Description: Transfer RNA from Ligilactobacillus salivarius ACS-116-V-Col5a, 74 nucleotides, folded computationally. Its mean pLDDT, the model's own confidence on a scale to 100, is 81. It matches the Rfam family "tRNA". Rfam describes the family as follows. Transfer RNA (tRNA) molecules are approximately 80 nucleotides in length. Rfam classes the family as a transfer RNA.

RNA sequence: CGGAAAAUAGCUCGGCUUGGUAGAGCACAUCGUUCGGGACGAUGGGGUCGCAAGUUCGAAUCUUGUUUUUCCGA
Numbered sequence: 001c002g003g004a005a006a007a008u009a010g011c012u013c014g015g016c017u018u019g020g021u022a023g024a025g026c027a028c029a030u031c032g033u034u035c036g037g038g039a040c041g042a043u044g045g046g047g048u049c050g051c052a053a054g055u056u057c058g059a060a061u062c063u064u065g066u067u068u069u070u071c072c073g074a
Base pairs, nucleotide, nucleotide: 001073002072003071004070005069006068007067010026011025012024013023020057028044029043030042031041032040050066051065052064053063054062
């Protein structure tokens, strides 16, 4: 320098193909249970989807640019 993939909650990921309420598990907080802890059960908080722009009534999803990481090639 060229090509490909990835970026979504504190962590690991789904959702994108087919645009239409942002979700799951773990973790965290409170309560119950326990002498206490763990485990279990109930409830709850937490993300403008890497960034910017465009298309659209509506964008995590489509288009363009850009940043970072990984892989392949030179």